The part of an RNA shown here (large-subunit ribosomal RNA, domain II) has 702 nucleotides and comes from Gymnosphaera denticulata.
Context: one part of a larger RNA
RNA sequence: GCCGGCGACUUAUAGGCAGUGGCCCGGUUAAGGGGAGACCCCCCGGAGCCGUAGCGAAAGCGAGUCUUGCUGGGGCAAUUGUCACUGCUUAGAAACCCGAACCUGGGUGAUCUAUCCAUGACCAGGAUGAAGCUUGGGUGAAGCUAAGUGGAGGUCCGAACCGACUGAUGUUGAAAAAUCAGCGGAUGAGUUGUGGUUAGGGGUGAAAUGCCACUCGAACCCAGAGCUAGCUGGUUCUCCCCGAAAUGCGUUGAGGCGCAGCAGUUGACUAGACUAUCUAGGGGUAAAGCACUGUUCCGGUGCGGGCUGCGAGAGCGGUACCAAAUCGAGGCAAACUCUGAAUACUAGAUGUGACCUCCAAAUGAGGAGGGAAAAAGGGUCAACCACCACUGAGACGAUGGGGGAUAAGCUUCAUCGUCGAGAGGGGAACAGCCCAGAUCACCGGCUAAGGCCCCUAAAUGGCCGCUCAGUGGUAAAGGAGGUAAGAGUGCAAAGACAGCCAGGAGGUUUGCCUAGAAGCAACCACCCUUGAAAGAGUGCGUAAUAGCUCACUGAUCAAGUGCUCUUGCGCCGAAGAUGGACAGGACUAAGCGGUCUGCCGAAGCUGUGGGAUGUCAAGACACAUCGGUAGGGGAGCGUUCCGUCCCAGGUAGAAGCACCAGUGUAAGCAGGUGUGGACAAAGCGGAAGCGAGAAUGUCGGC
Numbered sequence: 001g002c003c004g005g006c007g008a009c010u011u012a013u014a015g016g017c018a019g020u021g022g023c024c025c026g027g028u029u030a031a032g033g034g035g036a037g038a039c040c041c042c043c044c045g046g047a048g049c050c051g052u053a054g055c056g057a058a059a060g061c062g063a064g065u066c067u068u069g070c071u072g073g074g075g076c077a078a079u080u081g082u083c084a085c086u087g088c089u090u091a092g093a094a095a096c097c098c099g100a101a102c103c104u105g106g107g108u109g110a111u112c113u114a115u116c117c118a119u120g121a122c123c124a125g126g127a128u129g130a131a132g133c134u135u136g137g138g139u140g141a142a143g144c145u146a147a148g149u150g151g152a153g154g155u156c157c158g159a160a161c162c163g164a165c166u167g168a169u170g171u172u173g174a175a176a177a178a179u180c181a182g183c184g185g186a187u188g189a190g191u192u193g194u195g196g197u198u199a200g201g202g203g204u205g206a207a208a209u210g211c212c213a214c215u216c217g218a219a220c221c222c223a224g225a226g227c228u229a230g231c232u233g234g235u236u237c238u239c240c241c242c243g244a245a246a247u248g249c250g251u252u253g254a255g256g257c258g259c260a261g262c263a264g265u266u267g268a269c270u271a272g273a274c275u276a277u278c279u280a281g282g283g284g285u286a287a288a289g290c291a292c293u294g295u296u297c298c299g300g301u302g303c304g305g306g307c308u309g310c311g312a313g314a315g316c317g318g319u320a321c322c323a324a325a326u327c328g329a330g331g332c333a334a335a336c337u338c339u340g341a342a343u344a345c346u347a348g349a350u351g352u353g354a355c356c357u358c359c360a361a362a363u364g365a366g367g368a369g370g371g372a373a374a375a376a377g378g379g380u381c382a383a384c385c386a387c388c389a390c391u392g393a394g395a396c397g398a399u400g401g402g403g404g405a406u407a408a409g410c411u412u413c414a415u416c417g418u419c420g421a422g423a424g425g426g427g428a429a430c431a432g433c434c435c436a437g438a439u440c441a442c443c444g445g446c447u448a449a450g451g452c453c454c455c456u457a458a459a460u461g462g463c464c465g466c467u468c469a470g471u472g473g474u475a476a477a478g479g480a481g482g483u484a485a486g487a488g489u490g491c492a493a494a495g496a497c498a499g500c501c502a503g504g505a506g507g508u509u510u511g512c513c514u515a516g517a518a519g520c521a522a523c524c525a526c527c528c529u530u531g532a533a534a535g536a537g538u539g540c541g542u543a544a545u546a547g548c549u550c551a552c553u554g555a556u557c558a559a560g561u562g563c564u565c566u567u568g569c570g571c572c573g574a575a576g577a578u579g580g581a582c583a584g585g586a587c588u589a590a591g592c593g594g595u596c597u598g599c600c601g602a603a604g605c606u607g608u609g610g611g612a613u614g615u616c617a618a619g620a621c622a623c624a625u626c627g628g629u630a631g632g633g634g635a636g637c638g639u640u641c642c643g644u645c646c647c648a649g650g651u652a653g654a655a656g657c658a659c660c661a662g663u664g665u666a667a668g669c670a671g672g673u674g675u676g677g678a679c680a681a682a683g684c685g686g687a688a689g690c691g692a693g694a695a696u697g698u699c700g701g702c
Base pairs, nucleotide, nucleotide: 001702002701003700004699005698006697011093013091014090015089016088017087018086019085020084021083022082023081026050027049028048032044033043034042035041054061055060064076065075066074067073096234097233099231103224104223105222106221107220108219114198116196117195118194119193120192121191122190123188125157126156127155128153132149133148134147135146136145137144161185162184163183165182166181167180168179169178200216202212203211204210209218237636238635239634240633241632242631247260248259249258250257251256261391264387265386268380269379276350277349278348279347280346281345287339288337289336293333294332295331296330298328299327300326301325304322305321306319307318308317309316310315355370356369357368358367359366394419395418396417397416398415399414400413401412402411403410424435425434426433439610440609441608442607444606445605446604450600451599452598453585454584459597461596462595463594464593465592466591472587478572479571482569483568484567485566486565487564488563489562490561491560499556501554502553503552505529506528507527508536511523535550539548540547611626612625613624614623615622637691639688640687641686642685643684644683649679656675657674658673659672660671662669663668
């Protein structure tokens, strides 16, 4: 891991509610007793309980009573069965099952290991050479000195022995700590045998929270004990009906609870409800505005101040500075409002009506009628808040906001939608987007979103435009004689625009300045003349001149040309790491805009057939309904045992098992053949150790 067996909402008592039943000229016995006895049971026992009257704290009064000095008003009351059984639920009990770490009590352990005690044992070999001593030298005597002797040491090297610093192997090992190669101590605080001591809120510890029998921040065994677990996991047959929540308040509360909200089920009463239109309302949001509160740009006047002039001072002036207040013009505001919607909300009125029949109508949609029951949001009230659940982690999208950076698949509110609990079609794929809500069957039909060249179902459709960028098939500020369309305006056959030919002069080198300044460094002025026209000069250039050129004019040519604005579609801006993404192929439409007609396309709608639910029971018809997690309700199937029942059946073959072939909406049920070798089906009832795929379940097998 697989297969098989076992494996989880129980039981009694008490309360509540519902259903069913008995009695109701109230209901009922408890303990106990008697009888009968195989069992079932029968009879006493009325003690007690519930009910029969309430109100008040009570005295008390009483269909009333309390409140009050009294009245009025107000509160409560003006009635009500009871006893069983069954189901649901609540309570305390282990209380659906499995699961702690712990705590407490009583015991068992020092054959491991820690310290200690008693008594024994062990340490190859080699090295070093302390004190002391002897002898010689030396001294007055010593100290001292040399050689020898001697054999000290938590001394040295190194086996046994004890240890464990490094590496490798091993890691389902040979081994729950080892092996191999090196390594440390090795006469000592050494090692070790045997016997003994200290015990768990304790021991022992050269101290690591170490060790105390592979167990140690408190050993092990048994008991309290099925401790408790707001936590995790698991919780077993079928079909049908309904169907949530992830919110508010409170909580030593935040992943838990309580109350409310939302679900389900049952009953009573009422006749309306949604939507549409209209009427009547209140409001202070969006917008807007500046009348208030604030804020703000510019301008006018300029209180006051600064600076400054005159004056001995008083004071009088100036000012291109700041600036109150006020005026004009222009803005801003969640905590501004002279104003003020749309929606929403409240109340009322009117009208329509699913289906069927008849008449009318055909670019129509009117009129009349029908109806037993039901239905097309339902609402309100009551029943001990009727009974009784789940939920109280929500997610994304749209709109209106707050926080953040007008960041986040961010966070937090409000109003909706979807998912959650929703399948199907589209979106390449894709809970939350678009379409649409799956009772079942069909090799029928019509459509929605979205599509119709191929992949791939359906027009390589029609018409009118745009785009050349593979734009389509990512993005901004900004940039550009891309291209199409529109609007305005200037010039133009008295010849525009562009090109080419020619002129572009004189006073004058204007003045000033300067080394120089001559159109062209800088400053001022910017005139006059000739003329078709020509600047006190547009640019290049020179040291300064010179030179080239422009404005301007004529000629030539010949018909449009210059500028501004708006719009559509394009272009650049545009850089990422393996080769590569419009889903792909491919496409100049099979791209984009407009328009027209077809078609495809879903579990939508519809056709045909079947089933179920609701409408008190049954039957017929009709109508509506039948996605579903948590959860509620209903109806059933099956297993074991019991009664009916010493049973139908069964050695001419029961149960069980295997296979075959049927049947029912499902759980299932019945049949045949083989095997098997002795029990045992159905109907009607009853009682439960009553249904397994999951619990790192448990036991067995492989």
A source record names the gene rrn23. RNAcentral holds the full RNA, with entries from ENA.